The RNA shown here (transfer RNA) has 73 nucleotides and comes from Petroderma maculiforme. Its Rfam family is "tRNA". The family's RNA type in Rfam is transfer RNA. The RNAcentral record of the sequence draws on ENA. It is recorded under the gene name trnW-CCA.
RNA sequence: GAGGGGGUAGUUCAAUCGGUAGAACAUUGAUCUCCAAAGUCAACGGUUGGGGGUUCAAGUCCCUCUCCUCUCG
Numbered sequence: 001g002a003g004g005g006g007g008u009a010g011u012u013c014a015a016u017c018g019g020u021a022g023a024a025c026a027u028u029g030a031u032c033u034c035c036a037a038a039g040u041c042a043a044c045g046g047u048u049g050g051g052g053g054u055u056c057a058a059g060u061c062c063c064u065c066u067c068c069u070c071u072c073g
Base pairs, nucleotide, nucleotide: 001072002071003070004069005068006067007066010025011024012023013022019056027043028042029041030040031039049065050064051063052062053061
C1' cells in the first nucleotide's frame, strides 16, 4: 500500500427482510440468615466508534474518517 472481519450497557455478546435496542455477569436495593456468603425478586445502566447521506422509519443500506484484528505485497 491492497483486501477480509470487527467496534452495541461497567464486562462478554445477541438483535431475522430496515420496523419499540436485549440477555448473561457485574453494580445497587429488597428478601432470607444470629451475621455473612449462596439462593430468590426487583431496579439501575445505551450518542449502537465519530461525521454525513438514503428512507415515513437505520445497529442494519451507502459515503467518509478513526481504532482493533487477520491475510497478501